A computed fold for a 74-nucleotide RNA from Candidatus Filomicrobium marinum, annotated as transfer RNA.
Taxonomically the source falls in Filomicrobium (Bacteria, Pseudomonadota, Alphaproteobacteria, Hyphomicrobiales).
Rfam family: tRNA. It is annotated as a transfer RNA.
The prediction has a mean pLDDT of 83.
């Protein structure tokens, strides 16, 4: 100083490519089963997608500037 990839729930990632109400797995909370504690059953809650601007009826999803991180090359 180029050039890439990564940023979504507590964590760990999945949706992005082809734009259409934000998932999943573990954590968490209640009930049920146990003497109690795991485990197992059932049910619940949590984010509006790193931060602006933009395009569009709509944007986690495309487009531009940026922030942090990682990795390559001068």
């Nucleotide at each position: 100083c180029g050039g890439g990839g990564c940023a979504u729930a507590g964590c760990u990632c999945a949706g992005c490519c082809u734009g259409g109400u934000a998932g999943a797995g573990c954590a968490c909370c209640u009930g049920c089963u146990u003497u109690g504690g795991g485990a197992g059953c059932a049910g619940g809650g949590g984010g509006u997608c790193c931060g602006g601007a933009g395009u569009u009826c709509g944007a986690a999803u495309c487009c531009c500037c940026g922030u942090g991180c990682c990795c390559c090359g001068a």